[in-house]
RNA sequence: GCACGCGUAGCUCAACGGUAGAGCGGUCGUCUUAUACACGAUUGGUUUGAGGUUCGAAUCCUCACGCGUGCA
Numbered sequence: 001g002c003a004c005g006c007g008u009a010g011c012u013c014a015a016c017g018g019u020a021g022a023g024c025g026g027u028c029g030u031c032u033u034a035u036a037c038a039c040g041a042u043u044g045g046u047u048u049g050a051g052g053u054u055c056g057a058a059u060c061c062u063c064a065c066g067c068g069u070g071c072a
Stems, first nucleotide, its partner, number of pairs: 001071007010024004018055001025043006048064005
């Protein structure tokens, strides 16, 4: 330099173009002499950025940025 893939919660990951969720984590509570475990509740997001298509975009298109893989 060229091609391809990925970017979503603090972390790991879901999500037919139609209200963005789960597990772990954090906080509070129950339990315990106390801690841990377990159980219940609760907390969480400018879906990397900009633009376009659409009644409606995390999702489709373009560009940029970052990461990864392959080729040279």

Predicted 3D model of a 72-nucleotide RNA (transfer RNA) from a bacterium. The coordinates come from a structure-prediction model, not an experiment, and the mean pLDDT is 82. Its Rfam family is "tRNA". Rfam classes the family as a transfer RNA. It was read from a public genome assembly.